A computed fold for a 692-nucleotide part of an RNA from an Anaerolineales bacterium, annotated as large-subunit ribosomal RNA, domain II. The organism belongs to Anaerolineales, within Bacteria. The full RNA is in RNAcentral, with records from ENA.
Context: one part of a larger RNA
RNA sequence: GCCUGCGAGUUAAUCUCUGUGGCAAGGUUAAGGGAGUGACACCCGAAGCCGUAGCGAAAGCGAGUCUGAAUAGGGCGUACAGUCGCAGGGAUUAGACACGAAACCGGGUGAGCUACCCAUGGCCAGGGUGAAGCGAGUCUAACCGCUCGUGGAGGCCCGAACCCACUAACGUUGCAAAGUUAGGGGAUGAGCUGUGGGUAGGGGUGAUAUGCCAAACGAACCCGGAGAUAGCUUGUUCUCCCCGAAAUAGCUUUAGGGCUAGCGUCAUGUGUUCAGUACCGGAGGUAGAGCACUGGAUGGGCUAGGGGGCUUACUGCUUACCGAACCCAACCAAACUCCGAAUGCCGGUACUCCAUAGCAUGGCAGUCGGACUACGGGAGAUGAGUUUCGUAGUCGAAAGGGAAACAGCCCAGACCAUCGGUUAAGGUCCUUAAAUCUAUGCUAAGUGGGAAACGAUGUGGGACUACACGGACAACCAGGAGGUUGGCUUAGAAGCAGCCACCCUUUAAAGAGUGCGUAAUAGCUCACUGGUCAAGUGGUCCUGCGCGGAAAAUUUAACGGGGCUAAGCAUAGUACCGAAACCAUGGGUGUGCGGUGAUCUUCGGGUCACCGCGUACGGUAGGGGAGCGUUCUGCCAGCGGUGAAGGUCGACCGUAAGGACGGCUGGAGCGGGCAGAAGUGAGAAUGCAGGC
Numbered sequence: 001g002c003c004u005g006c007g008a009g010u011u012a013a014u015c016u017c018u019g020u021g022g023c024a025a026g027g028u029u030a031a032g033g034g035a036g037u038g039a040c041a042c043c044c045g046a047a048g049c050c051g052u053a054g055c056g057a058a059a060g061c062g063a064g065u066c067u068g069a070a071u072a073g074g075g076c077g078u079a080c081a082g083u084c085g086c087a088g089g090g091a092u093u094a095g096a097c098a099c100g101a102a103a104c105c106g107g108g109u110g111a112g113c114u115a116c117c118c119a120u121g122g123c124c125a126g127g128g129u130g131a132a133g134c135g136a137g138u139c140u141a142a143c144c145g146c147u148c149g150u151g152g153a154g155g156c157c158c159g160a161a162c163c164c165a166c167u168a169a170c171g172u173u174g175c176a177a178a179g180u181u182a183g184g185g186g187a188u189g190a191g192c193u194g195u196g197g198g199u200a201g202g203g204g205u206g207a208u209a210u211g212c213c214a215a216a217c218g219a220a221c222c223c224g225g226a227g228a229u230a231g232c233u234u235g236u237u238c239u240c241c242c243c244g245a246a247a248u249a250g251c252u253u254u255a256g257g258g259c260u261a262g263c264g265u266c267a268u269g270u271g272u273u274c275a276g277u278a279c280c281g282g283a284g285g286u287a288g289a290g291c292a293c294u295g296g297a298u299g300g301g302c303u304a305g306g307g308g309g310c311u312u313a314c315u316g317c318u319u320a321c322c323g324a325a326c327c328c329a330a331c332c333a334a335a336c337u338c339c340g341a342a343u344g345c346c347g348g349u350a351c352u353c354c355a356u357a358g359c360a361u362g363g364c365a366g367u368c369g370g371a372c373u374a375c376g377g378g379a380g381a382u383g384a385g386u387u388u389c390g391u392a393g394u395c396g397a398a399a400g401g402g403a404a405a406c407a408g409c410c411c412a413g414a415c416c417a418u419c420g421g422u423u424a425a426g427g428u429c430c431u432u433a434a435a436u437c438u439a440u441g442c443u444a445a446g447u448g449g450g451a452a453a454c455g456a457u458g459u460g461g462g463a464c465u466a467c468a469c470g471g472a473c474a475a476c477c478a479g480g481a482g483g484u485u486g487g488c489u490u491a492g493a494a495g496c497a498g499c500c501a502c503c504c505u506u507u508a509a510a511g512a513g514u515g516c517g518u519a520a521u522a523g524c525u526c527a528c529u530g531g532u533c534a535a536g537u538g539g540u541c542c543u544g545c546g547c548g549g550a551a552a553a554u555u556u557a558a559c560g561g562g563g564c565u566a567a568g569c570a571u572a573g574u575a576c577c578g579a580a581a582c583c584a585u586g587g588g589u590g591u592g593c594g595g596u597g598a599u600c601u602u603c604g605g606g607u608c609a610c611c612g613c614g615u616a617c618g619g620u621a622g623g624g625g626a627g628c629g630u631u632c633u634g635c636c637a638g639c640g641g642u643g644a645a646g647g648u649c650g651a652c653c654g655u656a657a658g659g660a661c662g663g664c665u666g667g668a669g670c671g672g673g674c675a676g677a678a679g680u681g682a683g684a685a686u687g688c689a690g691g692c
Base pairs, nucleotide, nucleotide: 001692002691003690004689005688006687011094012093013092014091015090016089017088018087019086020085021084022083023082026050027049028048032044033043034042054061055060064076065075066074067073097235098234100232104225105224106223107222108221109220115199116198117197118196119195120194121193122192123191124189126158127157128156129154133150134149135148136147137146138145162186163185164184166183167182168181169180170179201217203213204212205211210219238627239626240625241624242623243622248261249260250259251258252257262367263366264364265363266362267361268360269359270358273357275352276351277350278349279348280347281346282345288339289337290336294333295332296331298329299328300327301326305322306321307319308318309317310316370395371394372393373392374391375390376389377388378387379386400411401410402409415587416586417585418584420583421582422581426577427576428575429562430561431560435574437573438572439571440570441569442568448564454548455547458545459544460543461542462541463540464539465538466537467536475532476531477530478529479528481505482504483503486500487499488498511526515524516523588617589616590615591614592613593612594611595610596609597608598607599606600605628681630678631677632676633675634674635673636672638670639669646665647664648663649662650661652659653658
């Protein structure tokens, strides 16, 4: 891992509701007893319990009573049948659907491992160093000292046994649940070690590491309290049918839990009360707008006042300074409003006649982590697949088609069947079903098929404007002069370093000069003019589509791909494809209405079956309904060696759980109908046991 078996809402008591049955103003027995059997049968036993009257704290009164001074008002009552079984839903108390802690407590067992201690034994090759002391010599007055020898001290040195475990490699399903190899440290000591003994868990021991106390010690192990508790996690076993949520509010030592409400379902009652639309009547201060208030803020005017200057000591005058209020113009505001919608909300009337609509009472829930998208706001950085509200949608609990793939986007809500049809979104060159469709334009960038400020004689459309056959724009030919080198400045300054001025003349025209240039001149050129040529040439604004701006990490990789100049973009149109949508045909189930039949009836009607018409039938949590199968029990009628159960194969029947039949196998029991009772259904729980 697979297979087989086992494996989770039970039982008791009490309360409550529903169904059903008995009796009924009553209902019922408990303990116990009697008779008795094939007894779920029968007979006693009202003690008790519930109901038949309530109100009050009570005395008490009583269809009333309490409060109260009250004959007032108010509160609770006065009408409405209960009770005892059986079955089911729910609650409570019990282990209470099952498995699961870490822990807590009690009583014991452990120091044969290890920590420390006690008693008694054992062990430490060899080599080195050479303390004290002692002796001799020397020295001294004598000590001291010095030299030589002797001596053999030391938590001394080197190094085996022994003990330790610092480094590295190997080992890491090992040789080994801590080792091996090579090095390393201690090795007469606070040394190592044998045996016997001691200390025990709220404890011991500890040269403290929270270490060790029998391979897991911040409190050992074993058994018990014990099925501790677990607002947590996981799991929870057959089928079909109807309906179908929530992720919100308030409170919570509450926030991943609960309680009540909201939203679901079922029953009973009510019977259009609901909803939508139209009209009528309301409340309101948002969007927008505005500046009348409150504030903000810009320019101008005018002015009090202030600053500066002058002047006189009476103060006055003045100002290219600042400047409140006021006036004019143009603005801003969630906590401004002279104004002010659209929607939405409330009420009334009518219509729609649609609904599993609304409302009330009761039984049973689940939900309290929501997600994204669009719109209106707050927070944030007018960041986030961010966060927090409101309104709507989808997902959640929704399959199908589209978006390459893609819970939340677009289309559309799947009862079943069909080798029928029509469409939606989206598409129609190939992949790939359907247009290489029609018409008119645009784009040249593979733009399409990612991005901004900004930049640009890209190109299409529109508007305004200037010049132009009295010849424009561009090009070419020619001129571009004189006073004059204007004056100043300067070494020089001659159109062209700089400053000032910028006139006059000749002219078709020509600046006291547009640029290059020179030391300064010179030289080239422009403005301006004539000619040649011959038709449009400049400028500004708005707009369509393009261009640049444009750098990332596995591989082209920013159309799904091929590929496309349309198979791109815009506008208009026709056809087709395209879904579980819609239609068609047949069928199933629920439900409403009508009809027929049967049956019951308190004569109102109820129940069942069939037929017709309408309508509905996605679904998680969850509510409700109807069934299938397993084991056992009772009653009834059966099957079986001419072959039961079980196994296996098969093209049968049923909407499903499931049920027949036949062959083979097997070799002794078994099913059917109607009731009843449950150890009643397995794929999951790192489930349990066995097998492989």